A computed fold for a 301-nucleotide part of an RNA from Caulerpa verticillata, annotated as large-subunit ribosomal RNA, domain IV. It is recorded under the gene name rnl. The full RNA is in RNAcentral, with records from ENA and SILVA.
Context: one part of a larger RNA
RNA sequence: CUCUUUCUAAGGAACUCGGCAAAAUGGCCCCGUAACUUCGGGAGAAGGGGUGCCUUCUUAUAAGGCCGCAGCGAACAAAUUCAUUGAACUUUUUAUCAAAAAAUUAGGUCUCCGCGAAGUCGUAAGACAAUGUAGGGGGGCUGACGCCUGCCCAGUGCCGGAAGGUUAAAAAAAUUAGUGAAAGCUGAUAAUUGAAGCCCCGGUGAACGGCGGCCGUAACUCUAGCGAAAUUCCUUGUCAAGUAAGUUUUGACCCGCACGAAAGGCGUAAUCAAAUGAAUACUGUCUCAGAAAGAGACUCG
Numbered sequence: 001c002u003c004u005u006u007c008u009a010a011g012g013a014a015c016u017c018g019g020c021a022a023a024a025u026g027g028c029c030c031c032g033u034a035a036c037u038u039c040g041g042g043a044g045a046a047g048g049g050g051u052g053c054c055u056u057c058u059u060a061u062a063a064g065g066c067c068g069c070a071g072c073g074a075a076c077a078a079a080u081u082c083a084u085u086g087a088a089c090u091u092u093u094u095a096u097c098a099a100a101a102a103a104u105u106a107g108g109u110c111u112c113c114g115c116g117a118a119g120u121c122g123u124a125a126g127a128c129a130a131u132g133u134a135g136g137g138g139g140g141c142u143g144a145c146g147c148c149u150g151c152c153c154a155g156u157g158c159c160g161g162a163a164g165g166u167u168a169a170a171a172a173a174a175u176u177a178g179u180g181a182a183a184g185c186u187g188a189u190a191a192u193u194g195a196a197g198c199c200c201c202g203g204u205g206a207a208c209g210g211c212g213g214c215c216g217u218a219a220c221u222c223u224a225g226c227g228a229a230a231u232u233c234c235u236u237g238u239c240a241a242g243u244a245a246g247u248u249u250u251g252a253c254c255c256g257c258a259c260g261a262a263a264g265g266c267g268u269a270a271u272c273a274a275a276u277g278a279a280u281a282c283u284g285u286c287u288c289a290g291a292a293a294g295a296g297a298c299u300c301g
Stems, first nucleotide, its partner, number of pairs: 001296008010287002014285001019282001027051005036041001038144001052066005067071001079280007086272002091103002107142007119128003145267004150211003155208002157204005164199003170193002174189006225259001226256001237253005
């Protein structure tokens, strides 16, 4: 010097991207316990006190007494609070750099399917679906719950319609070529008939998607909700709160570069090894280092 531990005056996050790491809390009993809330919770909230042994009573307990520096005498053994974001939750995941806000979920909604079902696998036989039968099964989107989910069907898709136009094979009047003595046979062209589809008509957005600009006028403007946001470039926007000092954080504002309503919008108790900010306690993280033990390294053997 390196590693694993232990202790440290005064200060106590000044360290640092960030309290990372460490310290602190800790069992049991009693008292006490807020906002908010889906009335279940939140909650072990927070915060405070006690804890050994002996005698009497019946055992809890109560009263009295006893000892020690110390009575959960060791070990084991929650740190807590405030605010915001995300996802409702329990659960799952990148075996071996990602545990999450991603997946799933109950719930919602759309759509297909009448059973030899739709759908999936297979060339097929056949199998699953299902020894099920629409209160069932498959697929898509959303994702508890609460309040809600606006406008647009021109384009694309899907569904329905069948009057007209277009349209294949096929049929075919007629014309015509070859051949033949003829009947006929073999061709070529072709009026006309001729389905679905497409054109056409209508519907449909919890279908794919879109929701701008300019001008005029006295007669304006907005779907709700949210908004410098996990979205804001300019930007450290402006104001306020917190700090002595705050590019972060919170509350507002709204010129939203480029939110917005099931690719859901906005709220929301509970939950979280999630993300962010603040506070108390606590500490060698630091001011700024020091000491000790053990294992290495090093020297000698």